[in-house]
Predicted 3D model of a 100-nucleotide RNA (Bacterial small signal recognition particle RNA) from a Lachnospiraceae bacterium.

RNA sequence: ACUUGGGUCCUGCGCGGCGGGAGCCUGUGAAUCGUGUCAGGUCCGGAAGGAAGCAGCACUAAGCGGGAAGUCCCGGGUGCCGCAGGGUUGCCUGAGUUUC
Repeated sequence: ACUUGGGUCCUGCGCGGCGGGAGCCUGUGAAUCGUGUCAGGUCCGGAAGGAAGCAGCACUAAGCGGGAAGUCCCGGGUGCCGCAGGGUUGCCUGAGUUUC
């Protein structure tokens, strides 16, 4: 000096990880516009009985708080991860050949 392989560069796919959301568990959660049960009282009835239904209680909706693992969705200057393709101007590294 030449040739060639790999890395650095770019793209795609995949895996893990990080962040957010959903979802799951739990707590709370409706003066009145949720449900059920409805004391007292009210209404109908001669009576038997029936009707509506306040408060209370229970179960929850929306919402809010807390929470390990796993699942789904989204995202990236995530990873001295994997595969494939592209690129060869430059840098690093290995091998071969030739010359001094």

The model forms 97% of the base pairs in the Rfam consensus. The gene name in the source record is ffs. The sequence is in RNAcentral, with records from ENA.